[in-house]
This record gives sequence, C1' cells and structure tokens, in this order.
RNA sequence: GCCGCUAUAGCUCAGCUGGUAGAGCAAGAAAUUUGUAAUUUCGAGGUCCCGGGUUCGAUCCCUGGUGGCGGCA
Repeated sequence: GCCGCUAUAGCUCAGCUGGUAGAGCAAGAAAUUUGUAAUUUCGAGGUCCCGGGUUCGAUCCCUGGUGGCGGCA
C1' cells in the first nucleotide's frame, strides 16, 4: 500500500427481510441475616464510533473517515 472482519449499557455479547434496542455479568435499592456473604425481588443505566446520503422511517442499506483484529505484499 491492497483486501477482509469488527465498533451496540461499566464488561461480554444478541438484535430476524429497515419499523424506533435486549440478555448475562457487574453496580444500586429492598427482603432475608446480629452483621457480612449467599439467595430472592425490583428498578435504573444507551448520542447504537464519527460525518454525509437513500428512505415516510436507518443499529441495519450506500458512501467517506477513525480505532481495533487478521491476511497478502
């Protein structure tokens, strides 16, 4: 330099043919306990990496960047 994959909650990851985003863990609150841990329950937590485009509507499609990983040279 070229090609491919990837970027979604604090972390690991889902997200169906484009219809307005979820799980587990962690953290918080409550119950239980003399107290802690464990267990159960509850609620919260998101600029879907950044611009532009298509569309009534974009995490998803197109395009240009940035970061990470891999391959070739």